[in-house]
A computed fold for a 71-nucleotide RNA from a soil metagenome, annotated as c-di-GMP-I riboswitch aptamer. The model forms 100% of the base pairs in the Rfam consensus. RNAcentral holds the sequence, with entries from MGnify. Its mean pLDDT, the model's own confidence on a scale to 100, is 90.
RNA sequence: GAUAAGGGCAAACUCCUCGUGAGGGGAGGACGCAAAGCUACGGGACUCCCUGAGUUAGCCGGGCCGCCGAA
Numbered sequence: 001g002a003u004a005a006g007g008g009c010a011a012a013c014u015c016c017u018c019g020u021g022a023g024g025g026g027a028g029g030a031c032g033c034a035a036a037g038c039u040a041c042g043g044g045a046c047u048c049c050c051u052g053a054g055u056u057a058g059c060c061g062g063g064c065c066g067c068c069g070a071a
Base pairs, nucleotide, nucleotide: 001068008033009032013028014027015026016025017024018023031058037064038063039062041061042060043059044056045055046054047053048052
């Protein structure tokens, strides 16, 4: 970060499955994404078996790694 090239990921929804739940995994499917790769460190939001524990990275920020190369 460009009407570039090669590509990549995959929202909602449906089916199967795991979980008390937020939500996770697989298949189909594409709303979108230049990090929509990884990471729960900070903030936010959400859940619960609520002295706490958990979820969310496609909520924001930080950290680490990565393809290509016009202005």